[in-house]
RNA sequence: CGGGGUGUAGCGCAGUUGGUAGCGUAUCUGGUUUGGGACCAGAGGGUCGCAGGUUCGAGUCCUGUUACCCCGA
Repeated sequence: CGGGGUGUAGCGCAGUUGGUAGCGUAUCUGGUUUGGGACCAGAGGGUCGCAGGUUCGAGUCCUGUUACCCCGA
C1' cells in the first nucleotide's frame, strides 16, 4: 500500500429479503428463606464505532472514515 472480516446495553452475542432493537448474564426492586445462595416475578440501562447519502421509514442499502483481526505485497 491492496483485499477481506468484525464494531449493537457493564460483559458475551442475535437481529434472515428495510418497518418503532432483542436474548443470555450482570445490576436494582419485590416474593420465597432465620440469613445468604439458589429459585420466581418485575424494573432500569443502547444517538447500533463515527460522518454523510438514498427512502415515507436504515442496525440492515450506498459512500467516506476510524479501531482491531486475518491474508497478500
This is a predicted structure of a 73-nucleotide RNA (transfer RNA) from a Bacteroidales bacterium.
Lineage of the source: Bacteria > Pseudomonadati > Bacteroidota > Bacteroidia > Bacteroidales.
Its Rfam family is "tRNA".